[in-house]
Context: one part of a larger RNA
RNA sequence: CGAUACUGAAGGAACUCGGCAAAUUACCCCCGUAACUUCGGGAGAAGGGGGCCCCGUUCCUGGGCAACCAGGGGCGGGGGGCACAGACCAGGGGGUGGCGACUGUUUACUAAAAACACAGGGCUCUGCGAAGCCGCAAGGCGACGUAUAGGGUCUGACGCCUGCCCGGUGCCGGAAGGUUAAGAGGAGGGGUUAACGCUCUGAAUCGAAGCCCCGGUAAACGGCGGCCGUAACUAUAACGGUCCUAAGGUAGCGAAAUUCCUUGUCGGGUAAGUUCCGACCCGCACGAAUGGCGUAACGACUUCCCCACUGUCUCCAGUAUCGACUCA
Numbered sequence: 001c002g003a004u005a006c007u008g009a010a011g012g013a014a015c016u017c018g019g020c021a022a023a024u025u026a027c028c029c030c031c032g033u034a035a036c037u038u039c040g041g042g043a044g045a046a047g048g049g050g051g052c053c054c055c056g057u058u059c060c061u062g063g064g065c066a067a068c069c070a071g072g073g074g075c076g077g078g079g080g081g082c083a084c085a086g087a088c089c090a091g092g093g094g095g096u097g098g099c100g101a102c103u104g105u106u107u108a109c110u111a112a113a114a115a116c117a118c119a120g121g122g123c124u125c126u127g128c129g130a131a132g133c134c135g136c137a138a139g140g141c142g143a144c145g146u147a148u149a150g151g152g153u154c155u156g157a158c159g160c161c162u163g164c165c166c167g168g169u170g171c172c173g174g175a176a177g178g179u180u181a182a183g184a185g186g187a188g189g190g191g192u193u194a195a196c197g198c199u200c201u202g203a204a205u206c207g208a209a210g211c212c213c214c215g216g217u218a219a220a221c222g223g224c225g226g227c228c229g230u231a232a233c234u235a236u237a238a239c240g241g242u243c244c245u246a247a248g249g250u251a252g253c254g255a256a257a258u259u260c261c262u263u264g265u266c267g268g269g270u271a272a273g274u275u276c277c278g279a280c281c282c283g284c285a286c287g288a289a290u291g292g293c294g295u296a297a298c299g300a301c302u303u304c305c306c307c308a309c310u311g312u313c314u315c316c317a318g319u320a321u322c323g324a325c326u327c328a
Base pairs, nucleotide, nucleotide: 001323002322003321004320005319006318007317008316010314011313014312019309027051028050029049030048031047036041038157052079053078054077055076056075057074058073059072060071061070062069063068080084092307093306094305095304097302098301099299100298104116105115120155121154122153123152124151125150126149132141133140134139158294159293160292161291163224164223165222168221169220170217171216172215173214174213177212178211179210183206184205188201189200190199191198192197225243226242227241228240229239252286253283264280265279266278267277268276
């Protein structure tokens, strides 16, 4: 000097990105427990009291004919210790936001999460030798299943809901029309031949699906405007004009896990608060199953605050053990 344990005056988070680490709490019985809530919960909420030993008294249970034996409870009185759940073992608690409903799953060896999954919801395909998948095939899975089944895909308990756009892309449907391959068709032309022929080429015309075209479809991929003016203070604009679009963002939410300007402004909490909570709305660039907004319970998730507690700190000190170090 370090590691691992333990102790510490006064203060008690002033430490720090952050109470990280440590400390507190801890068992059983009794009392007592809030908001909120899906009425189950929240709850061991929180917060209190008791616990050892001896004596008396009373009651209960089991056994016994009984005396009595064993176990348990109530009440009263007393005793000792620094300490009575005497060591070990053994929850700190509360409030408030965010995210995810929940129990689960995951980067074997830096990530356990707000990521994945999940019941529940939707769309879509599939009538059975099913669709889909593996295989060249035979064959197999699906399934010894049969649309209350199976596959694909999105969303993700529950509650209230899920607006407008089909112009583009995709998908679905269209007995017409356009385009169109091989093929059919052969007008015509070339080579050769004495000729018959042989051979090359070849216009109309007839030819599928697809594409064009016409419709449908957004819990399909996706998208959801601009500029001017206007009210008897000012400001603002319910109102009007105009341009563009397939249609111009509805409900709800909003400086948000989203807000650049920004430490926005106001309120709360602090003596002092770029964080936090509640509002406002000027949403750079929220928004409705790439779901929107809420939500009890749950979480080794995450934000902020409070109580308790402490060597985290003010500010370090000591003890024990093991190293380091010196000598052999």

A computed fold for a 328-nucleotide part of an RNA from Tistrella bauzanensis, annotated as large-subunit ribosomal RNA, domain IV. Its mean pLDDT, the model's own confidence on a scale to 100, is 90. It matches the Rfam family "Bacterial large subunit ribosomal RNA". Gene Ontology terms of the family: ribosome and structural constituent of ribosome.